Description:
A computed fold for a 350-nucleotide part of an RNA from Punica granatum, annotated as small-subunit ribosomal RNA, central domain. It matches the Rfam family "Bacterial small subunit ribosomal RNA". The full RNA is in RNAcentral, with records from SILVA.
Context: one part of a larger RNA
């Protein structure tokens, strides 16, 4: 090379769209490029193998032979791949009826609570911890009523529930947009799967401009604790959190588990939705189909665990991986306003 491999040992890009490449259902014909078969040239001699012959054997030489493959050419073969062509409908899509959903965004309205501020009522502590102490209060705190503004989350339903490619989405109408089931079979007639490059879209922290700023709270200041305390604990408290329009593109971006078909015991929840039985109805109870859980056999595993949502058993297409450490570092590129981010070594060392 052939074989091994990627939940946890070294490896599944964070997702997802889609070029070029690869791979692809089902009949029925064309042509033979791939693929088989037969013939023909050719791949120098020597060497290698067999056979025979010679030096007294032998090594050595002489002689006439031969397989495998490899290049060309000819003539057949049509099952498989491709090719032409013509058709199916089971992949896949379209239109048709319904359905459930915290999916996107984008306006508008709602009430609990905090702070703040007015103004009554009241008069001495209040607020904090293991204990205090800074801190707040007679220029009236705290508590209590009543009115006022502000931001930012959305108690309870709430679930192992439910939508989304992921990343993530919940106060309530509403306008608008996208996926996605289920049924019935109209239509199209292989349109598919996958996907280097590429494009988008990606939590929180971060960056620049412009609002905002109630609570919180990196940094800092002050109280304490300690030998010390550049910390946990206390009292303040800027960025920032929030909003617009821009970069950044990273995460224990996780199911640590690419995607896509096919198939391979059950048993028990749940969501959405069809059917039949049965009801006045809704239920219950059978059964389909799509999720989404538990748990379990066969097999697989190094054990743990998986197990029809596989880590079984198969194909097809891409990403990674090759001992630790140096080091996700230098050095060069691209690339960002920066901070960095993408690629990505060695020497040495064990």
């Nucleotide at each position: 090379u052939u074989g091994g491999g990627c939940g946890u040992a070294a490896a599944a890009c964070g997702u997802u769209u889609g070029u070029a490449g690869g791979u692809g259902g089902c009949u029925u014909u064309u042509u033979a490029a791939g693929u088989u078969c037969g013939c023909c040239g050719u791949c120098a001699a020597a060497u290698c193998c067999g056979a025979g012959a010679g030096c007294u054997c032998a090594a050595c030489c002489c002689u006439g032979g031969a397989u495998a493959g490899g290049c060309g050419g000819u003539g057949g073969a049509a099952a498989c791949u491709a090719c032409c062509a013509a058709g199916c409908u089971g992949g896949a899509g379209u239109a048709c009826g319904g359905c459930a959903a915290g999916g996107g965004c984008a306006u508008a309205g709602g009430g609990a609570a905090u702070u703040u501020c007015c103004g009554g009522u009241g008069g001495a502590g209040c607020g904090g911890u293991g204990a205090a102490a800074u801190g707040c209060a007679c220029u009236g705190a705290g508590a209590u009523c009543g009115g006022a503004a502000a931001g930012a989350a959305c108690a309870c339903u709430a679930a192992c529930g439910g939508c989304a490619a992921a990343a993530g989405c919940a106060c309530u109408c509403u306008a608008u947009u996208g996926g996605g089931c289920c049924g019935a079979c109209a239509c199209u007639g292989a349109c598919a799967c996958u996907g280097a490059g590429a494009g988008a879209c990606a939590a929180a922290a971060g960056c620049u401009a412009g609002g905002g700023g109630a609570g919180c709270g990196a940094a800092u200041g002050g109280g304490a604790u300690u030998a010390g305390a550049u910390a946990c604990c206390c009292c303040a408290g800027u960025a920032g959190u929030c909003u617009u329009a821009g970069c950044u593109g990273u995460a224990a971006a996780u199911g640590a588990u690419g995607g896509a078909u096919a198939u391979u015991a059950g048993g028990c929840g749940u969501u959405a939705u069809g059917c039949g039985c049965a009801u006045c109805g809704a239920c219950u109870c059978g059964u389909g189909c799509a999720g989404u859980g538990c748990u379990g056999u066969a097999a697989c595993u190094a054990a743990c665990g998986c197990a029809u949502u596989a880590a079984g058993u198969a194909u097809c297409c891409c990403g990674c991986a090759u001992g630790g450490g140096g080091a996700g570092u230098a050095c060069g590129u691209u690339u960002g306003c920066a901070a960095g981010a993408a690629u990505g070594a060695a020497a040495c060392u064990c």